[in-house]
């Protein structure tokens, strides 16, 4: 050069193969408790890397790039 796998909440990771993003950890609130730690309840968090394109409807399909990771030369 070229080719393949990845990117989604602070982190870790699904999302049933197009129908409108969800666990768990953290964090924040409350019950508990003499405080704290654990335990239980409960809440907020997302331009699904970035541009575009198909499409009534895109994290999902296409094109191109960006950053990691791997094979070949």
């Nucleotide at each position: 050069g070229c080719c393949c796998c990845c990117a989604u909440a602070a982190c870790u990771c699904a999302a049933u193969u197009g129908g409108u993003a969800g666990a768990g950890u953290a964090a924040c609130g409350g019950c508990c408790u003499c405080u704290u730690a654990a335990g239980c309840c409960g809440u907020g968090a997302g331009u699904u890397c970035c541009a575009g394109g198909u499409u009534c409807g895109a994290a999902u399909c296409c094109u191109a790039g960006u950053g990691g990771g791997g094979g070949c030369a």